Model confidence (mean pLDDT): 82 of 100. Large-subunit ribosomal RNA, domain V from a Candidatus Magasanikiibacteriota bacterium, 563 nucleotides, folded computationally.

[in-house]
Context: one part of a larger RNA
């Protein structure tokens, strides 16, 4: 070196199971509720099945009776029309006439107001009835043993209620179907989502981030903050001037746009775009060459023409505002208007067309008219496009070294300590990033077995000392060997006890689960506290909880044998 046998499991990111954690899907399911929308169920009222009668109250109507008072007028004059007579055997009475008064009476007719009685119809309430209907018991029959059921008969009870059908209002996780956004240096929590201004933006335009700052969801109308014509100049500083002061108003000079322009910012503006006054309504109708911007849809500017106006002597200017924000597509129904259609025809219901209004549709290019949660009981499809372990990069944080040397050290920077700062190293902490791995890289601690580094805990050698000796301090060299046993806790750590020469710090997938354990964490059960209406939740607590391969192919390692 090769081969074999027997062993061990460090590696083959070993095998097994398209990761159960995490995220994603306009995936699923189960559960909850004051999510949405339905339905069952419960309940209200109306009506049908559904009939009789009495009383009370109300309404309508018919008949009878009564009823009607200012004052004047014999006097209690309801109104109107007719009327010279009427009733009675007669006597007589009433009336006319006359008088009063706005209106005149007897008698006849038709009515009005109010009250009462009676009848009819009707509504409501209450009571009674029995024949619908419901129900109890008994008997016979089907039927034979029967306490079931049906049918017939009888005796009761209830009774137009109940029950049932239709319509209707309410309640309604009892049941069902669904919804419950995206961005995001993982997700959640927080924040944001449309429009305007500035910077970032790299001197055209444009340009991202959970980059840095702010605004908007309007306002102004006939004594404008619009149009036009005309006039004027703001602000600050200096000097001077009664009350008068820092600041009112007046004069001169200087600076030069700093003032002001409804509001954010940027840009712009001087016989103005600012301020003041006069007259006014172009904050018009019908268009529009041509441009800018732009995926689309949108958006912006616009000379010029026609009509009609305003201002101006005129030339001219005016289709809102110094400019850039002040916003919302379609569908839908309602409103106004009319050239249109309108089911045989006329009209019309309705429709169409034009106009203007209704959206914090603010998740602002708006999925629906209409929508919240839990899942550790969970499931599926995917992702190392994205988190938790480990590795990697980085090294803020962390550990260490060095430089400077204020100061302390009686004096004296450097025996020792060393502020404020600076330069490096390491890759053991907490982090940042998200690069391999989600068709799986098993996760804390312990046990077993280790191996390496040195920034050395002990043992060894040395320099300095504020080293007398002894004991120390600090630094240099040094990794050969060593580096304890117990109590508490799942603990690493830590505290305590007793020792020791010493009881070192780290790396090795926070070494080591195809070597062990399984106390902790991290499934399903259960409980407490807290939170939540609830389902449930909690780096809160507590009890419980399957660790696969007696089978090792290769590399590696050990022992034995052969060549």
């Nucleotide at each position: 070196c090769c081969c074999g046998c027997a062993a061990c499991u460090a590696g083959a990111c070993g095998a097994a199971a398209a990761g159960a954690c995490c995220c994603c899907g306009u995936g699923a399911a189960g559960c909850u509720u004051u999510a949405c929308u339905a339905c069952a169920a419960u309940u209200u009222g109306a009506u049908a099945u559904u009939g009789g009668u009495a009383u009370a109250a109300g309404a309508a109507u018919a008949a009878a009776u009564a009823u009607g008072u200012u004052g004047a007028g014999a006097g209690u004059a309801g109104g109107u029309g007719g009327g010279a007579g009427c009733c009675g055997c007669a006597a007589g009475g009433c009336g006319a006439c006359g008088a009063u008064g706005a209106g005149a009476c007897a008698c006849c007719a038709c009515c009005c107001u109010u009250a009462c009685u009676u009848g009819u119809u009707u509504u409501u309430a209450u009571g009674c009835c029995u024949a619908a209907u419901u129900u109890u018991c008994c008997g016979a029959c089907a039927u034979g043993a029967a306490u079931c059921u049906g049918c017939c008969g009888g005796a009761g009870a209830a009774g137009a209620c109940a029950g049932u059908g239709u319509c209707u209002g309410a309640u309604g996780g009892g049941u069902a179907g669904u919804u419950u956004a995206a961005c995001u240096g993982g997700g959640g929590c927080g924040g944001u989502u449309g429009c305007c201004u500035c910077c970032u933006a790299a001197a055209a335009u444009g340009u991202a981030a959970c980059g840095g700052a702010g605004g908007c969801g309007u306002u102004u109308a006939c004594a404008a903050a619009g149009g036009u014509c005309a006039g004027c100049u703001u602000a600050g500083c200096u000097c001077g001037g009664a009350u008068g002061g820092a600041a009112a108003u007046c004069g001169a000079g200087c600076u030069g746009g700093a003032c002001g322009c409804g509001c954010a910012a940027a840009c712009g503006c001087a016989a103005a775009a600012g301020c003041u006054g006069g007259c006014u309504u172009u904050a018009c109708u019908g268009c529009a060459a041509g441009a800018g911007u732009c995926a689309c849809a949108a958006c912006u500017c616009g000379a010029g023409c026609a009509g009609u106006u305003a201002c101006g002597a005129a030339a001219g200017u005016a289709g809102a505002a110094g400019u850039u924000a002040g916003u919302g597509a379609a569908c839908c129904g309602a409103c106004c208007a009319c050239c249109u259609c309108a089911a045989a025809u006329a009209g019309g219901a309705g429709a169409g067309u034009g106009g203007a209004a209704g959206a914090u549709c603010a998740a602002c290019g708006g999925a629906u008219a209409a929508a919240a949660g839990c899942u550790a009981c969970u499931c599926c499809g995917g992702g190392g496009a994205u988190a938790a372990c480990a590795g990697g990069c980085u090294g803020a944080u962390c550990g260490g070294a060095c430089c400077c040397g204020a100061u302390a050290g009686u004096c004296c920077u450097u025996a020792u300590a060393g502020a404020c700062g600076g330069u490096c190293c390491g890759g053991u902490u907490u982090g940042g990033c998200a690069c391999c791995u989600c068709g799986a890289u098993g996760u804390c601690g312990g046990c077993u077995c280790a191996u390496c580094g040195c920034a050395u805990c002990c043992u060894g050698g040395g320099a300095c000392u504020g080293a007398a000796g002894a004991a120390g301090g600090c630094c240099c060299c040094a990794a050969g060997g060593g580096u304890u046993u117990g109590g508490c806790u799942g603990u690493u750590c830590g505290c305590c006890a007793a020792u020791u020469a010493a009881a070192g710090c780290g790396g090795u997938a926070c070494g080591c689960g195809a070597g062990c354990u399984g106390g902790g964490u991290u499934c399903a059960g259960a409980a407490c506290g807290u939170c939540g209406u609830g389902a449930g939740a909690c780096a809160g607590u507590u009890c419980g909880g399957u660790c696969u391969c007696c089978u090792a192919u290769c590399u590696g390692u050990u022992g034995c044998g052969g060549g």

The source organism's lineage runs through Bacteria, Bacteria candidate phyla and Candidatus Magasanikiibacteriota.